[in-house]
RNA sequence: GAUGCAGGAUCGGGAGAAUCCGGGCGGGCCUUCGGGCUGCGGUCCGGUGCCGAAGGAGCAACCGCCCCGGUAAACUCUCAGGCGCAAGGGACCGUUCCUGCGAU
Numbered sequence: 001g002a003u004g005c006a007g008g009a010u011c012g013g014g015a016g017a018a019u020c021c022g023g024g025c026g027g028g029c030c031u032u033c034g035g036g037c038u039g040c041g042g043u044c045c046g047g048u049g050c051c052g053a054a055g056g057a058g059c060a061a062c063c064g065c066c067c068c069g070g071u072a073a074a075c076u077c078u079c080a081g082g083c084g085c086a087a088g089g090g091a092c093c094g095u096u097c098c099u100g101c102g103a104u
Base pairs, nucleotide, nucleotide: 004101005100006099007098008097009096011094012093013092018048020047021046022045023044024043025041026040027038028037029036030035049083050082051081055079056077057076058075062070063069064068
């Protein structure tokens, strides 16, 4: 000094699925002040349906010391998470930088 691997940071891109139902609270309007209406809220609780790209879990080929074990995903499951727009999150891809490792 070039390249490779691992981790981290920055910036950019980044999907899917109910504006579902019921109740409470708050706001707005009306009121005979008993109460009623409201697709208003990034408010709470419950139910049903759904998504799959945080995380998590499971398995093949293959391998082994062959009872059994090791081992993968963007596959599968949906515990968690998410489901109008927005915000947030977001596997993965790219840019730049930092750190570490190994060999030439």